[in-house]
């Protein structure tokens, strides 16, 4: 430094719903809870979706949201090879 991820260990995150804040809203935290994850580690840079604002015939704009929807970019744990 590639490449693989059956089986084993060490760990590691945590869908849904519910509790409590915080936010107009997507939703974010923290708690309970586990559906899944081998990059469900970071990054909103490119697409997607999703809210809110105003404005149009309409497209489309501006502001935000989602890394567990794809892509890209950095970093990385075990185990074989």
């Nucleotide at each position: 430094u590639c490449c693989a991820g059956a089986c084993a260990a060490a760990g590691c995150u945590a869908a849904a719903c519910c509790c409590a804040u915080c936010g107009u809203a997507a939703g974010g935290u923290g708690g309970g809870g586990g559906c899944g994850g081998a990059a469900a580690a970071c990054u909103g840079c490119g697409g997607g979706u999703c809210u809110c604002u105003g404005u149009u015939u309409a497209a489309g704009a501006g502001a935000g949201a989602u890394g567990g929807c794809c892509g890209g970019g950095u970093c990385a744990c075990c185990u074989g090879g």
c-di-GMP-I riboswitch aptamer from a Deltaproteobacteria bacterium, 81 nucleotides, folded computationally. The source organism's lineage runs through Bacteria, Pseudomonadati, Myxococcota and Myxococcia. Rfam family: c-di-GMP-I riboswitch aptamer. From the family's description: GEMM was predicted in a large-scale screen for bacterial structured RNA regulatory elements. Genes associated with GEMM are involved in a diverse array of functions, including chemotaxis regulation, signal transduction, secretion and chitin.